Predicted 3D model of RNase P RNA and transfer RNA as a complex of 437 nucleotides.
[in-house]
RNA sequence: CAAGUAAACCGGGUGGCCGCUGUGAUAGCUUAGGCUAUCACAGAGGAAAGUCCGAGCUCCACCGGGCAGGAUGCUGGGUAACACCCAGGAGGGGCGACCCUACGGAAAGUGCCACAGAAACAUACCGGCCCGCCUUAGGGUGGACUAAGGGUGAAAUGGUGAGGUAAGAGCUCACCAGCGGCUGGGAGACCAGCCGGCUGGGUAAACCCCGUCUGGAGCAAGGCCAAAUAGAGGGACUAUGGGACGCCCGGUCCCGUCCCCGGGUUGGCCGCUUGACCCUGGUGGUAACAUCAGGGCUAGAUAGAUGGUCACCGCUCCGCUGUGUCGGAGUACAGAACUCGGCUUACAGGUUUACUUGGCCU
RNA sequence: UCCUCGGUAGCUCAACGGUAGAGCGGGCGGCUGUUAACCGCUAGGUCGUAGGUUCGAAUCCUACCCGAGGAGCCA
Numbered sequence: 001c002a003a004g005u006a007a008a009c010c011g012g013g014u015g016g017c018c019g020c021u022g023u024g025a026u027a028g029c030u031u032a033g034g035c036u037a038u039c040a041c042a043g044a045g046g047a048a049a050g051u052c053c054g055a056g057c058u059c060c061a062c063c064g065g066g067c068a069g070g071a072u073g074c075u076g077g078g079u080a081a082c083a084c085c086c087a088g089g090a091g092g093g094g095c096g097a098c099c100c101u102a103c104g105g106a107a108a109g110u111g112c113c114a115c116a117g118a119a120a121c122a123u124a125c126c127g128g129c130c131c132g133c134c135u136u137a138g139g140g141u142g143g144a145c146u147a148a149g150g151g152u153g154a155a156a157u158g159g160u161g162a163g164g165u166a167a168g169a170g171c172u173c174a175c176c177a178g179c180g181g182c183u184g185g186g187a188g189a190c191c192a193g194c195c196g197g198c199u200g201g202g203u204a205a206a207c208c209c210c211g212u213c214u215g216g217a218g219c220a221a222g223g224c225c226a227a228a229u230a231g232a233g234g235g236a237c238u239a240u241g242g243g244a245c246g247c248c249c250g251g252u253c254c255c256g257u258c259c260c261c262g263g264g265u266u267g268g269c270c271g272c273u274u275g276a277c278c279c280u281g282g283u284g285g286u287a288a289c290a291u292c293a294g295g296g297c298u299a300g301a302u303a304g305a306u307g308g309u310c311a312c313c314g315c316u317c318c319g320c321u322g323u324g325u326c327g328g329a330g331u332a333c334a335g336a337a338c339u340c341g342g343c344u345u346a347c348a349g350g351u352u353u354a355c356u357u358g359g360c361c362u
Numbered sequence: 363u364c365c366u367c368g369g370u371a372g373c374u375c376a377a378c379g380g381u382a383g384a385g386c387g388g389g390c391g392g393c394u395g396u397u398a399a400c401c402g403c404u405a406g407g408u409c410g411u412a413g414g415u416u417c418g419a420a421u422c423c424u425a426c427c428c429g430a431g432g433a434g435c436c437a
Base pairs, nucleotide, nucleotide: 001358002357003356004355005354006353007352008351009350010349012313013312014311015310016309017308018307020043021042022041023040024039025038026037027036028035029034045333049344050343052342053341054340055339056338057218058217059216060215062251063250064249065248066247067246069214070213071212072211073210074088075087076086077085078084089103090101091100092099093098104209105208109207110206111203112202113201125150126149127146128145130143131142132141133140134139158176159175160174161173162172163171177199178198179196180195181194182193183192184191185190222270223269224268225267231261233260234259235258236257237256241255242254243253263436264435277296278295279294280293281292282291283290284289314331315330316329317328318327319326320324363433364432365431366430367429368428369427372386373385374384375383380417388404389403390402391401392400410426411425412424413423414422
């Protein structure tokens, strides 16, 4: 210098003018709730998004058991919790830095495996070889053995080589792959060594089995105030009923509850922003993270505020009779709505750190 | 905010994991004096997009993109 890998971060700036929302102060008005004016302060994100997981919070009167359903799936740890994060193991990819993995069980059972093929899980089509019979020596036929070769297929009952045999075959041996056992190491996933010919098709992102976890609903939760209207409307169950929103059982508690039709409203307040919060430093830990000390307060709108415009600057691209203090165009994805922790997806352009491979120079 | 369903030919819809089809429509030909109807032949598909599981995916799984529908307040 070029090509890459991993991680962290920024994602326009300054000033003037005109607005919007909230809080505080002051003044005025109003019976009051409150309204108006002026000033000060504060006012979107790394994803506020998708709403895919996990929690807080709130309500469902409460507790226990069983079944069903759902989620999850190598090991150890972190966390309020998780499908997240960290560290490690195994498998796979890359020359490498490094990256990826839905990674329990196919020897509990069931299903499926099109076409082709003899056979897709219990089988021999062409073959090989031995014996008997017939025949003229080619060959035909009956029986036994075999699974090495050919052929089919995505997949054919371990692979390669040697020995062995009538021909063959883990039949025997060496190496490799798997399985089982023993010994050693490790907290564990697992790893290493030795022994045993033990060699059982694939599919669980098919049903299923095993281990672990699991009540439901959601801030339009829920509570209060105000306003308006039409309930002698219909139906179900009636204390053997209903009430925890899949089903069943038991106990305790409470009592009218639920559905349909019709009617009314489209207001206000609380919940609502101080929180598993942010910044700096120390300590423990490989790390995720935990803990201690000091400091900080950082949007709360409700059809939805956080904007518009002007000037200068930054960045990117394009143009040239004029390479300039030039001209023009552009400046991403997107936008709070109860709040957090994650994941996923979108994103112009830029910065920093560590590392890898290759080239050149000293 | 919560929940459900769908995306396949121009339109409406099918399709156990095993060659993507039907009806209507389009094109060409026939029949007819002509048109319609009828008859025959024929073209047309990123199975919404991207990845994965599998020998094999429209179908199973995950993520994303579109579209449609439903529920809730008071008495």
Rfam match: Bacterial RNase P class A. By type it is a ribozyme. Rfam's curators write: Ribonuclease P (RNase P) is a ubiquitous endoribonuclease, found in archaea, bacteria and eukarya as well as chloroplasts and mitochondria.
The coordinates come from a structure-prediction model, not an experiment, and the mean pLDDT is 78.